RNA sequence: GGGGGUGUAGCUCAGCCCGGUAGAGCACUGCCUUCGCACGGCAGGGGUCGUCGGUUCAAAUCCGAUCACCUCCA
Numbered sequence: 001g002g003g004g005g006u007g008u009a010g011c012u013c014a015g016c017c018c019g020g021u022a023g024a025g026c027a028c029u030g031c032c033u034u035c036g037c038a039c040g041g042c043a044g045g046g047g048u049c050g051u052c053g054g055u056u057c058a059a060a061u062c063c064g065a066u067c068a069c070c071u072c073c074a
Base pairs, nucleotide, nucleotide: 001073002072003071004070005069006068007067010026011025012024013023020057028044029043030042031041032040050066051065052064053063054062
């Protein structure tokens, strides 16, 4: 230098192919329960989907560029 892959909640990931309300588990907060803790139950908070731009009524999803990491080739 070139090819491929990954990037979404604090963490691990799904959703992307085929555009239409951003989700799960764990974690966190409050309450119930307990003498207290843990377990368990109920409720809640937390995201401008790596970044920028384009297409579209509408983009995590399609297109282009770019950044970081992993991998292969040279």